[in-house]
RNA sequence: AAUCCACAUUUUGCGUUGGGUCGAUGCCCGCGCCACCUUGUCUAUCCGGGCAAGGUGGAUCGCGAAAGCGGAUGUGGCUUCCACGGGAGCAACCAAACGGGCAAGC
Numbered sequence: 001a002a003u004c005c006a007c008a009u010u011u012u013g014c015g016u017u018g019g020g021u022c023g024a025u026g027c028c029c030g031c032g033c034c035a036c037c038u039u040g041u042c043u044a045u046c047c048g049g050g051c052a053a054g055g056u057g058g059a060u061c062g063c064g065a066a067a068g069c070g071g072a073u074g075u076g077g078c079u080u081c082c083a084c085g086g087g088a089g090c091a092a093c094c095a096a097a098c099g100g101g102c103a104a105g106c
Stems, first nucleotide, its partner, number of pairs: 006075005015031001017030005033058003037055003040051003045101004061070003077090005
């Protein structure tokens, strides 16, 4: 990187942006924005809720009467060593600093 399997989503939301390339409703880069799938954090831990820093995707899904099918996306990231089985590590800001359960301690 690709393939297969599983689960979830495909409601909503979000640039009259700057630059490059181009046959372009395309592609690439920067800065913002949306989402909260995942890591982080509020927080020993669990549930709910929040924050939005790391990762990711997105700002245009198709067919169908519907169920559903197809497509797409996610199920952390990075550095380094390696006998490729594995090993050793790193970051996740500022601010804010919630409700409840439960364990230990006092």